[in-house]
Context: one part of a larger RNA
RNA sequence: UGCUGGUUGAGGAACUCGGCAAAUUGUCUCCGUAACUUCGGAGUAAGGAGAUCCCUUCAGGGUGUAAUAGCCCCGGGGGGACGCAGAUAAUCGGCCCCUGCGACUGUUUACUAAAAACACAGGACUGUGCGAAGGCGUAAGCUAAUGUAUACAGUCCGACGCGUGCCCGGUACUAGAAAGUUAAGGGAAGAGGUUAGCCUUCGGGCGAAGCUUCGAACUGAAGCUCUAGUGAACGGCGGCCGUAACUAUGACGGUCCUAAGGUAGCGAAAUUCCUAGACGGGUAAGUUCCGUCCUGCACGAAUCGCGUAACGACAGGGGCGCUGUCUCAACCGGCAACCCG
Numbered sequence: 001u002g003c004u005g006g007u008u009g010a011g012g013a014a015c016u017c018g019g020c021a022a023a024u025u026g027u028c029u030c031c032g033u034a035a036c037u038u039c040g041g042a043g044u045a046a047g048g049a050g051a052u053c054c055c056u057u058c059a060g061g062g063u064g065u066a067a068u069a070g071c072c073c074c075g076g077g078g079g080g081a082c083g084c085a086g087a088u089a090a091u092c093g094g095c096c097c098c099u100g101c102g103a104c105u106g107u108u109u110a111c112u113a114a115a116a117a118c119a120c121a122g123g124a125c126u127g128u129g130c131g132a133a134g135g136c137g138u139a140a141g142c143u144a145a146u147g148u149a150u151a152c153a154g155u156c157c158g159a160c161g162c163g164u165g166c167c168c169g170g171u172a173c174u175a176g177a178a179a180g181u182u183a184a185g186g187g188a189a190g191a192g193g194u195u196a197g198c199c200u201u202c203g204g205g206c207g208a209a210g211c212u213u214c215g216a217a218c219u220g221a222a223g224c225u226c227u228a229g230u231g232a233a234c235g236g237c238g239g240c241c242g243u244a245a246c247u248a249u250g251a252c253g254g255u256c257c258u259a260a261g262g263u264a265g266c267g268a269a270a271u272u273c274c275u276a277g278a279c280g281g282g283u284a285a286g287u288u289c290c291g292u293c294c295u296g297c298a299c300g301a302a303u304c305g306c307g308u309a310a311c312g313a314c315a316g317g318g319g320c321g322c323u324g325u326c327u328c329a330a331c332c333g334g335c336a337a338c339c340c341g
Stems, first nucleotide, its partner, number of pairs: 001336008010327002014325001019322001027051005036041001038159001052081007060073004082086001094320007101312002106118002122157007134143003160307004165237003170234002172230005179225003185219002190214005197206003238256005265299001266296001277293005
């Protein structure tokens, strides 16, 4: 000096990103216990008192006796003993208040993340009538299921309470079938090649059948176009100008655009750039925190909205207690380092 323990005057978080670490608390009995609440809880809330041993007395219980005997247990009263200390060691919650997120118990990154992430009961939508849909397999077949729509599969939300607004123009899905478009195929009008033959100015020309190469009209499904519907489908949910008898504001009016212009609730928020917004609270002093306001850069309703008792090795803020975290360091152990061997 390092690691690991112990103690500490006065102060007591002044340390620090942050009380990280340590200390406090701790057991049993009795007393006592708030807001809030889903009436179960919260709760060991908080906060207090007692605790050893001996003698004696009283009541109760069990067993048992002839008995109020004996034996065992539990409690009340009185008196006494010892120590610094009687839950004497070990074991053994620190507590309270406000807020965010997630209802909860659970699950997770084996080896840097345990969480607000995943799951979850519960809600909703969609598909599926059974040789089901869905999944695996080329298939046979298997699964779903020895189940049958109170079932199974897929997707989203995620206890509970109160709710879940407007838009179907785009995309998607569902339904429709009149019309348009449309493939292979069908269909053959027509055209070309070849040549028996015929003509010839001997260069060539015409050219049936057959064979062969093309091939218009017409016909031709789904799809697309089209017509509707559907948002707990993917998604979206405006601007400018004026206006009330101080001013300010604008219930009101005008106008442009849109498929429709954001409802309830919440709001500087896990979302607010300007921003350390403004006001209030707490502090001597508060970029954090709590309450309020609303000017929401850029909340908003199952990519759910707003609340919510209980719960949390979650996150932020405050307080009491307690302490070597600190002012500021000191001493004492154990193990190393170091020296000798």
A computed fold for a 341-nucleotide part of an RNA from a metagenome, annotated as large-subunit ribosomal RNA, domain IV.